[in-house]
RNA sequence: AGAGUUUGAUCCUGGCUCAGGACGAACGCUGGCGGCGUGCUUAACACAUGUGAGCCCAGGGGAACUUAGUGCUUCGGCAUUGAUAGUAUACUGGCGGACGGGUGAGUAACACGUAGGUUAUCUACCAUCGAGUUCGGGAUAGUCCGGGGAAACUCGGUUUAAUACCGGAUAAGGUCUAACUGUAUAGUUAGAUGAAAGGUUGUUAUUAGAUUACUUGGUGAUGAGCCUGCGGCUAAUUAGUUAGUUGGUAGGGUAAUGGCCUACCAAGGCGAUGAUUAGUAGCUGGUCUGAGAGGAAUUUCAGCCACACUGGGACUGAGACACGGCCCAGACUCCUACGGGAGGCAGCAGUGAGGAAUAUUGCGCAAUGGGCGAAAGCCUGACCGAGCGACGCCGCGUGUGGGAUGAAGGCCUUCGGGUUGUAAACCACUGUCAGUUGGGAGGAAAUCCAUGGGGGCACUCCCCCAUGGUUGACCUAUCUUCAGAGGAAGGACGGGCUAAGUUCGUGCCAGCAGCCGCGGUAAUACGAACCGUCCAAACGUUAUUCGGAAUCAUUGGGCUUAAAGGGUGCGUAGGCGGUGCGGUCAGUUGGGUGUGAAAUCCCUCGGCUCAACCGAGGAACUGCGCCCAAUACUGCCGUACUCGAGGGAGACAGAGGUAAGCGGAACUGAUGGUGGAGCGGUGAAAUGCGUUGAUAUCAUCAGGAACACCUGUGGCGAAAGCGGCUUACUGGGUCUCUUCUGACGCUGAGGCACGAAAGCUAGGGGAGCGAACGGGAUUAGAUACCCCGGUAGUCCUAGCUGUAAACGAUGAGCACUUGAUCGGAGACUCCUCCAUAGGUUUCCGGUCGUAGCGAAAGUGUUAAGUGCUCCGCCUGGGGAGUAUGGUCGCAAGGCUGAAACUCAAAGGAAUUGACGGGGGCUCACACAAGCGGUGGAGGAUGUGGCUUAAUUCGAGGCUACGCGAAGAACCUUAUCCUGGAUUUGACAUGCACGGAUCAACCCUGUGAAAGCAGGGCCACGCCUUCGGGUGGAACGUGCACAGGUGCUGCAUGGCUGUCGUCAGCUCGUGUCGUGAGAUGUCGGGUUAAGUCCCUUAACGAGCGAAACCCUUGUCCCUAGUUGCCAGCGAGUCAUGUCGGGGACUCUAGGGAGACUGCCGGUGUUAAACCGGAGGAAGGUGGGGAUGACGUCAAGUCCUCAUGGCCUUUAUGUCCAGGGCUGCACACGUCCUACAAUGGCGCGCACAAAGGGAAGCGAACCCGCGAGGGCAAGCAAAUCCCAAAAAACGCGCCCCAGUUCGGAUUGCAGGCUGCAACUCGCCUGCAUGAAGCCGGAAUCGCUAGUAAUCGUGGGUCAGCAUACCACGGUGAAUGUGUUCCUGAGCCUUGUACACACCGCCCGUCAAGCCACGAAAGUGGGGGGUCGACGAAGUCGCUGAGCCAACCUUCGGGAGGCAAGCGCCGAAUCGAAACUCCGCGAUUGGGACUAAGUCGUAACAAGGUA
Repeated sequence: AGAGUUUGAUCCUGGCUCAGGACGAACGCUGGCGGCGUGCUUAACACAUGUGAGCCCAGGGGAACUUAGUGCUUCGGCAUUGAUAGUAUACUGGCGGACGGGUGAGUAACACGUAGGUUAUCUACCAUCGAGUUCGGGAUAGUCCGGGGAAACUCGGUUUAAUACCGGAUAAGGUCUAACUGUAUAGUUAGAUGAAAGGUUGUUAUUAGAUUACUUGGUGAUGAGCCUGCGGCUAAUUAGUUAGUUGGUAGGGUAAUGGCCUACCAAGGCGAUGAUUAGUAGCUGGUCUGAGAGGAAUUUCAGCCACACUGGGACUGAGACACGGCCCAGACUCCUACGGGAGGCAGCAGUGAGGAAUAUUGCGCAAUGGGCGAAAGCCUGACCGAGCGACGCCGCGUGUGGGAUGAAGGCCUUCGGGUUGUAAACCACUGUCAGUUGGGAGGAAAUCCAUGGGGGCACUCCCCCAUGGUUGACCUAUCUUCAGAGGAAGGACGGGCUAAGUUCGUGCCAGCAGCCGCGGUAAUACGAACCGUCCAAACGUUAUUCGGAAUCAUUGGGCUUAAAGGGUGCGUAGGCGGUGCGGUCAGUUGGGUGUGAAAUCCCUCGGCUCAACCGAGGAACUGCGCCCAAUACUGCCGUACUCGAGGGAGACAGAGGUAAGCGGAACUGAUGGUGGAGCGGUGAAAUGCGUUGAUAUCAUCAGGAACACCUGUGGCGAAAGCGGCUUACUGGGUCUCUUCUGACGCUGAGGCACGAAAGCUAGGGGAGCGAACGGGAUUAGAUACCCCGGUAGUCCUAGCUGUAAACGAUGAGCACUUGAUCGGAGACUCCUCCAUAGGUUUCCGGUCGUAGCGAAAGUGUUAAGUGCUCCGCCUGGGGAGUAUGGUCGCAAGGCUGAAACUCAAAGGAAUUGACGGGGGCUCACACAAGCGGUGGAGGAUGUGGCUUAAUUCGAGGCUACGCGAAGAACCUUAUCCUGGAUUUGACAUGCACGGAUCAACCCUGUGAAAGCAGGGCCACGCCUUCGGGUGGAACGUGCACAGGUGCUGCAUGGCUGUCGUCAGCUCGUGUCGUGAGAUGUCGGGUUAAGUCCCUUAACGAGCGAAACCCUUGUCCCUAGUUGCCAGCGAGUCAUGUCGGGGACUCUAGGGAGACUGCCGGUGUUAAACCGGAGGAAGGUGGGGAUGACGUCAAGUCCUCAUGGCCUUUAUGUCCAGGGCUGCACACGUCCUACAAUGGCGCGCACAAAGGGAAGCGAACCCGCGAGGGCAAGCAAAUCCCAAAAAACGCGCCCCAGUUCGGAUUGCAGGCUGCAACUCGCCUGCAUGAAGCCGGAAUCGCUAGUAAUCGUGGGUCAGCAUACCACGGUGAAUGUGUUCCUGAGCCUUGUACACACCGCCCGUCAAGCCACGAAAGUGGGGGGUCGACGAAGUCGCUGAGCCAACCUUCGGGAGGCAAGCGCCGAAUCGAAACUCCGCGAUUGGGACUAAGUCGUAACAAGGUA
């Protein structure tokens, strides 16, 4: 410090997610030791048991116990006296239980923090300084006696003490009152007010002394109370709140100010700088994180606050309204004899419950601290230490060195090896920790006791010092003995982010996942193994939090199009504000000072072996207060100025506004005239109107609305908006003059006003247009688009509504920053004058563009540039501008405006493609123009379907369907069926064993065959000692393996089809762009062509096109056999038949030729095109081969090859028979026809290219024929197939189901072949079906082409209407591009990119989830009002009761009980408010599988 994720790719916006740190944690797995910390975050839920606050006898009284004496004794003891002895419970009294310890419920508050104030206060114990401690009195607990009660406890009587209580005296500088002085604080004078001379020590005793305690006053210290400034949560869907409320006077109350309380008076107080209300929350030092600013959080530790079962109350006291005190009420629990009582762990342990989750009912007061005490000491769950928990941080260890046969095993493998891996084994060492043995420092210094010394003037008393003695709950550092590598390693991860990969299993299953996403048979993503990576006594996960996130932006963001400028103006508060001078010093700046608790963080040093941890010192604590100084800027005060702003004078332009009046054209209606059949409307129609006279036309009248031309990129207005003419009233603006005022300004939360259209209310008006509605069309439907009508409305008046894509999607104002050009409104000016043009200048409205800005598009002095001021608004998409609440409105609805839930995107700009019922240009038998077909018939063939035991498989728009198949009777042929066999196999290789059996060959049986069973015959290579040995071939047995037309063409290679022989597809360098990309390849011409030329930020190049290749067309050269035969010769009835010849044809080698080369025109002096000449051929001469980058997961695992899977007495192999040929039907491709351009018969002519030995087969003979017999020739320019046919000549037929057509069927034959039944071909005779030119639709073809005619070949035993070739005859039409189809280029739009067979919307149906409404229903909260009214303070009363004081003894003073009153908790009731839950039903929303209906949007999305 960043990274992943929206796209085909890009840049941006923007969210989501990750890497880091932290934690009182929890969970999973694992777990050696130690140190230091830390541990109920949930139920402030309920608690058994123990314990947590007592102490003091040196205040009092005095029991028990102990002991001594005496007496009695049943020898156990009992009674009594004493104790100057000791211990010491209860009681009285004193101090402390207000500290310490716990918790965070409440509290948004002077509760906390910080800085101040208190002249408005208190403070026990402590310190210090003064003064003092006197004289009396009456009770009471205890004890004893008696009573009640289960208990807790309690009542009555008798008696008694005090440092308990009470009275008197004395006293101040104390307090109160009064007077005087004084502005006041205050001072002076006069009246009231206290005590325990108690205790201890000591003395013979008293006094004195010492000490302690007490009283009073002052001061201090400590602690506390009260007041104030400032600071720190959320919500405005909480906007008004407040009645003791705000202030005053008087009184009460308090330690003290104060409405703190009461009475009276006034009507205030608080609030947009957020009152009130609601929700949440203890606050802080500090902590975590962060670069910081910030954000989060409040655990341990520390400071403060609050609370103590819930609520209320006071008492005592220095201090409480009191955690382990009291009273009352309530809930709960316990005891009970049912009458009554007791209790409060949010102290420490512990229990239950809750929960993901949080410890021991332990030891000790040894240390530190606290209470009491004179002290010893006692108490102390504070505390110190121990136990439990890897909960956290820190440290240590689990060994070290050597060791290659690179062991074994594991895993992988290309089978060679690699890796685990120096790892292990093995060798040599070491001894930390743990274990074992034995030592052992420290935490301890005090107090106290004893002795000695010193000091306090003297001392019995006190203090100090020294020596000795006394005190450890718990822990043990450290040293040492022994043994031996022995007891001590795991967790997560390995697709990217993110370090680290292979194999197997699984097969959208099981599962993973933080995000993107993996898994549908080759998963580096699931599970396992091996290996690796990262951490390590831990490692991961989860929750939370900060960071990254500049993703709330002060530092540090934005608002044209991504979310975001208010519809516009006026203006309040507020914010901001021109120039000069003077003053002030609030802000600001500098310095000083006080404070900012300690701890923490940081620095330095030190202590534990280090570290964590701990200690010391420093720094810091960015804050607040006070003092001093400065005066530039801001503020404030004063004064002045003119440039901002405004006023004045003179001109000017304008659809600016309001009202009234007027006008013509058009339209509709009415009346009348003319006229006579249609009009109107549409893509085409119909509805509609019209003979009762329409439309058309003329005249007159009426009505309402809107104002053609002018009109413009023009003008005005704040916006909405404003358009005939005239008048009246009226707002604003511009220019010129520079006369006046003197900052009067800008913006503007709330507020007010204006505000298109539609809509609403009331009243008018209503020509045209026209929602709704009716009708006609269109359509599958058509609640639409189109047509005919038509109501509201549109218009006017008066109101309401208050919204728009109210848009420049761009808030207002000011200033600055190169330009060009156009328009509108003015002014000035040059030339001698006038006018125009020109120039200068101000304002307004546009266009293009510099810099800059911007994600880009773009913007660009009218900024989206550079700055300043103010306002509004945004923070992922959906849910949703919805719900709810409030408010406005007559309503419709407006304004304000969420959440649950859900997704990982949604979005902007631009790029490349693809697509468009977008555009332009161009091409193609694409259409058109033609010729001939198909679709109808019969047949052939392929396919589908059906059937079947089986009808094997594949191919499926073009690009499957006479296709694989260049030929299924058996074979072929296949797991296609039925049946029969076989198992190392029909075929290949290797190994082992056998042994010469066996094989081959021959034979027999059985059988449909295959096969099975049996018999005969015995052989071969090499060596040989001829006995034999061996094992090459073969055979048998066994093991490895063979085999598979089994699956996957979506795992593949290869091959092929198609777009398409279309003209395209790319690269290097350069340039442009942030980038994807662009340019080049575009543009103008031209071409069959990205062919070529020109232009040009491009210049070049490659694959394609072309050319090169084959063939054909002309000529030449060479060569002539089997070909040819002109001339010469020979021969024949005749024939190149023969001798010869190379002239010609031809054959097959080589060459020439054609290149827009020449001429003319056009064109840019180009490329090229048009025409012409010459030429066999002319603009690629014709044809073929040749197929760019790529597309279709196109086709093929059944040609072949091949990964993986499956099968192995079968899915292999062999055999027989059947099937692939099955037939209601549908489709494709063909053949033959329907006839006279024909059919039939006879005659007769002319090809090319092929094939031939298991072959072609002449001639001759036989047969009507297919064919047969015999047989010559020919491995072929020689022989054969072989006859070419159409054509041509002659004749017949005469338009008919025929002399057309030939299907079908019968009979008789032929050929091939083991075999023609299923199921071949051919021949003859006979039979003679449909069919008379074919609906919608559709195919081929542009010249030697279509059409037509025959010939050959491959396959093949046989079988050709198919396929592949060959030649013969031989047209018509077009010279165009409107349309259909397809293609290419450019451009445009796009929400598509699996790319229009795309994307995508809404209802309905189903499931599930959260939310809203809802009759109602259940509960909570804080208030208000009322009733009742406990305890208790206060007040009144107090006839009852009473010790202290007074008394005249009667009583009084004073007190208490009791009663009453105010207040008053709980409780009850009432009406509201608010929050939460449930709720039949209902509403929309989100998400779901491949549901239903349509097709709204994206292209002109088919009605923008």